[in-house]
C1' cells in the first nucleotide's frame, strides 16, 4: 500500500410491485406463490446515452482547460511516464495554480534612498544639480557568481571559468525530456493581474418527450319556437301573450322567459398507457497489452414504483470486545427515482495478499 467482504437461517405481523386463482355486472376484496436498496443508492460536480427546442458558413465577445504518450461513447476521468518541490532510515511516498515575464500593459506591502531609466551614507571627479550598483544598510528579492584586467572611482566595460535564458547540432527515447557539444545573449519578481498563443464549448433534463382520453364549456348539425299593442329621439321603454326552464313526487300557484331540446368535431385538462430498465454495463474463462483497457468464448438477468413499498419483532448460529466460566455488550456510514461512466464526500470492523523495519 492493494484488493475483497459486511450477517446467515426460521417464525410472527406489515408496507410495494407482479402472476395465478376465488367471489363480484363492476369497481373491489380475499387467498396463495414469487420478488422488492448500495459501495457509496449521498454530493448532483465532471462526462456521456436518449429525449425535445434551435441551428447555412465565417468571425468577435464570454467560458473552459493547459507537461508527455496512451485508455475510453466520452470527460476536467483513468493509466504508465516527465519535470519541479517537499517527506521518509528504508520500502517508497505526497503534491504541482507543469503554455508564454524574449508580444505588450500594469502592479509589487512594511522596511529602504530606490522595487526598475533608483543615489541616503560611502567612494569618485567638478564651475555645476555630474560618475559610480565595486563596500555600508534595507528586504524574500537591490541589474548573475568567482578572479583577473580596466578606471578618476567604477561597472559584463573586456577577458576565463562557471549558473541561468533563447536559438542550434548529435545521441537515446513515439513522446514530454536526458546527456553532450555549438552559436546567441536584452539576465529581480508578478499571468492565483489584464493579457497572449493553442484547444474545446447551442439550450433545456425522464416533472424530457410521445400516445389514448372522462366531466364541464364550445364550434357545428338536427328538432321546436320567436306573438300582439301603446309611447317616443327608430331601438328603446311599458303592457298582455308565450314555447320552454327553475321552486315540486304530481296538481295548482309563484317567478324567469327568448330561446330550449337532442346529438356533438377538434383541440386539451384530470387520469391513463409509453418512455422503464437488457446495459458503451456487470461476472466467470482465455487470449494481448507494463498497466488503463480491448478481442473473443459462456453462462445468467425479477426493483421499476410515482411523491414514493423495500419494515418492525422474537429465537438460535456468525464476528467482535470483557470476562476462568456462567453470561453480558456490541456489529459502520447509510436509502433507488430515466440509464450508464466517473470523481468527490460519509463510513466501524474482519479476510486475503505484497513490501519495508
Nucleotide at each position: 500500500a492493494a484488493a475483497g467482504g459486511c450477517g446467515a437461517u426460521u417464525g410472527u405481523c406489515g408496507c410495494g410491485g407482479g402472476c395465478g386463482g376465488a367471489u363480484g355486472c363492476a369497481a373491489a376484496u380475499c387467498c396463495g406463490c414469487g420478488u422488492g436498496a448500495g459501495g457509496a443508492a449521498a454530493g448532483u460536480c465532471g462526462g456521456g446515452a436518449c429525449a425535445g427546442c434551435a441551428c447555412a458558413g465565417a468571425g468577435c465577445a464570454c467560458c473552459a482547460u493547459a507537461c508527455u504518450u496512451c485508455c475510453u461513447a466520452a470527460c476536467g476521468g483513468g493509466a504508465a511516464g516527465g519535470c519541479a518541490u517537499c517527506g521518509g532510515a528504508g520500502a517508497c511516498g505526497a503534491u504541482g495554480a507543469c503554455a508564454g515575464a524574449u508580444a505588450g500593459u500594469g502592479c509589487c506591502g512594511c522596511a529602504g534612498a530606490a522595487a526598475a531609466u533608483u543615489a541616503c551614507c560611502g567612494c569618485c571627479g567638478u564651475a555645476a544639480u555630474g560618475g559610480u550598483a565595486a563596500g555600508g544598510g534595507u528586504g524574500a528579492a537591490a541589474a548573475c557568481g568567482u578572479g583577473a584586467g580596466g578606471u578618476a572611482a567604477g561597472a559584463g566595460c573586456u577577458c576565463a571559468c562557471g549558473c541561468a535564458g533563447u536559438c542550434u547540432c548529435a545521441u537515446g527515447g513515439u513522446g514530454a525530456c536526458a546527456u553532450g557539444g555549438g552559436a546567441c545573449c536584452g539576465g529581480g519578481g508578478u499571468a492565483a493581474a489584464c493579457c497572449u498563443u493553442a484547444u474545446g464549448g447551442g439550450c433545456u433534463g425522464c416533472a424530457a418527450g410521445a400516445c389514448c382520453a372522462a366531466a364541464u364549456a364550445u364550434a357545428c348539425c338536427g328538432a321546436u319556437g320567436c306573438u300582439g299593442g301603446u309611447c317616443g329621439u327608430u331601438c328603446g321603454a311599458c303592457c298582455a301573450a308565450a314555447a320552454g326552464g327553475g321552486c315540486u313526487g304530481c296538481u295548482c300557484g309563484u317567478c324567469c322567459g327568448a330561446g330550449u331540446c337532442g346529438g356533438g368535431a377538434g383541440g386539451g385538462u384530470a387520469g391513463g398507457u409509453c418512455g422503464c430498465u437488457u446495459a458503451a454495463a456487470g461476472c466467470a474463462g482465455a487470449c494481448g497489452g507494463u498497466g488503463a483497457c480491448g478481442u473473443c468464448u459462456g453462462a445468467a438477468u425479477u426493483a421499476g414504483a410515482g411523491a414514493a413499498a423495500u419494515g418492525a419483532c422474537a429465537a438460535u448460529c456468525a464476528c467482535u470486545c470483557a470476562g476462568a466460566a456462567a453470561u453480558g455488550a456490541g456489529u459502520a456510514c447509510a436509502g433507488a427515482a430515466u440509464c450508464c461512466c466517473g470523481c468527490u464526500u460519509a463510513u466501524g470492523c474482519c479476510u486475503u495478499u505484497a513490501u519495508u523495519u
Bacterial RNase P class A from Candidatus Limimorpha sp., 357 nucleotides, folded computationally. It is recorded under the gene name rnpB. Its Rfam family is "Bacterial RNase P class A". Rfam classes the family as a ribozyme. About the family: Ribonuclease P (RNase P) is a ubiquitous endoribonuclease, found in archaea, bacteria and eukarya as well as chloroplasts and mitochondria. Its best characterised activity is the generation of mature 5'-ends of tRNAs by cleaving the 5'-leader elements of precursor-tRNAs. Cellular RNase Ps are ribonucleoproteins. RNA from bacterial RNase Ps retains its catalytic activity in the absence of the protein subunit, i.e. it is a ribozyme. The coordinates come from a structure-prediction model, not an experiment, and the mean pLDDT is 75. NCBI's taxonomy places the organism under Bacteria, Pseudomonadati, Bacteroidota, Bacteroidia, Candidatus Limimorpha.